[in-house]
């Protein structure tokens, strides 16, 4: 310098003219409406609707069973399954110590990470054996038989045993490495590594470090059932409130409803001219909810950080499913062409609908940081 | 706008508690039979389990994300 990957930021600026939606003001008009003028008008994800809330209604949301969710520790927050910091674990790269198993330091990264010593279940095939272990090949002692010669050794076969070092199977083989030991072997013994138990110290804590102790008895899976701790009532702005218009005070039934499971409790309505229930019928209108909010921006302070506190300034779309655009000029970037200029084409993903906080997913060009590869120079 | 369900062969559906190479019917392909076609008989599975990732020794099945398709809804008396 080029290419690729990851993370973060940004998301084509300014001006003129014309148009669209909301709203304020002024003028005209009996009114519908018209004219003039000011102001505001998509996003970082407005998306998926996956979590958490506000708000509204149903008991101011109550008890039991069942069911769902979350899961290291501490903090942040209105809250969360989100965010920050730390701890543990895992794999990788570099350096280094050790005979070895393995350890130490540094770096960037991943992590749905409670319990497997409460119980149940599963571990196919292969393999001797898959969880109260086991013995196919092999190794070794002894006995018997056969052969060879160097006459007490070797080789081969069979049998009673010992063994779990070596081979082989598997994702996983019942601690690992080294030395000793032994007929051969084995925590059989010792040292180290790992594991269990206890203690001291440090830390708010997860946990870490050190010491003592036990030869080691206890495989993996809980995104299998389950156990433990915490937590969850349901529905959603088509919630809900007020008004208007229209149709049929028509039919069913004795209990019905209170919005996904069951029982209780509570509340509401009704019990024969029958309801706020069901069927059928009518309607497809208006207003509120509706955008000032856990709001945005700037500065200062506290905190490692997430974030918090104080001060100042600002008001920033709101509907009907429908508006948020077009064009011209000057800039920015890319492509083709070109010595340059002029001239031509293009600018991602996507578009509010009750509102916030997150997560996830999509995304062209450009900018910053990190990593890898290639090439060139010193 | 808000809720719910489904996705396996061309089509319609299976697959037990996660286990070896995912099966049926129909369609399709090849052969036999026939003068020829159809029917019949014999043989053949043709598949990104919608897609991507994770857990696990092992995933159609369990978990997470994502895509596509389908269904339902208000008010009045």
């Nucleotide at each position: 310098u080029g290419c690729g990957g990851g993370c973060g930021g940004c998301g084509c600026g300014c001006g003129g003219c014309c148009g669209c939606g909301g709203u304020g003001c002024g003028g005209g008009g009996a009114a519908a409406c018209c004219c003039g003028u000011g102001u505001c008008g998509a996003g970082g994800a407005a998306a998926g609707u996956c979590c958490g809330a506000g708000c509204u209604c149903c008991a101011c949301a109550g008890g039991g069973c069942g069911g769902g969710g979350u899961g290291g520790u501490g903090g942040g927050u209105a809250a969360c399954g989100c965010c920050c910091a730390c701890c543990g674990u895992c794999a990788c790269g570099g350096c280094u110590c050790g005979c070895g198993a393995g350890g130490g330091c540094c770096g960037g990264g991943a992590u749905a990470g409670g319990g497997a010593a409460a119980g149940u279940g599963c571990c196919g095939c292969a393999g001797a054996a898959a969880a109260u272990a086991u013995a196919c090949c092999g190794c070794c002692u002894c006995g018997c038989c056969g052969g060879a010669c160097g006459u007490g050794u070797c080789c081969g076969g069979c049998g009673c045993g010992g063994u779990a070092a070596g081979g082989g199977u598997g994702a996983a083989a019942a601690g690992g490495u080294g030395c000793g030991g032994u007929a051969a072997g084995a925590g059989c013994g010792c040292a180290c590594c790992g594991c269990g138990g206890g203690g001291a110290c440090g830390g708010u804590g997860a946990c870490g470090u050190c010491c003592c102790u036990g030869g080691c008895a206890c495989g993996g899976c809980a995104a299998a059932c389950c156990c433990c701790a915490c937590u969850c009532g349901g529905a959603g702005c088509a919630a809900g409130a007020u008004c208007a218009a229209a149709c049929a005070g028509g039919g069913g039934a004795a209990g019905a409803g209170g919005u996904g499971g069951c029982c209780c409790g509570c509340c509401u309505c009704g019990c024969u001219c029958a309801a706020c229930c069901c069927c059928g019928g009518g309607u497809g209108g208006a207003u509120c909810g509706c955008u000032u909010g856990a709001g945005g921006c700037g500065c200062g302070c506290g905190g490692u950080a997430a974030c918090g506190c104080g001060c100042g300034c600002c008001c920033c779309a709101g509907a009907g499913a429908a508006a948020u655009g077009g064009u011209c000029g000057c800039a920015c970037c890319c492509c083709g062409g070109u010595a340059u200029c002029g001239g031509g084409g293009g600018g991602a993903c996507a578009g509010a609908a009750c509102u916030c906080g997150g997560c996830u997913u999509a995304c062209a060009c450009c900018c910053g940081c990190c990593c890898g590869c290639a090439u060139g120079g010193c | 706008g808000g809720a719910g369900c489904u996705g396996u062969a061309g089509c319609u559906c299976a697959a037990u508690u996660g286990g070896u190479u995912a099966g049926a019917g129909u369609a399709c392909c090849g052969g036999c039979c026939u003068g020829u076609c159809g029917a019949g008989c014999c043989g053949g599975g043709u598949g990104u389990c919608g897609c991507g990732g994770g857990u696990u020794c092992g995933a159609g099945u369990c978990c997470c994300g994502u895509c596509a398709g389908c269904u339902c809804c208000g008010c009045c008396a």
Molecule: RNase P RNA; transfer RNA
Organism: Planctomycetota bacterium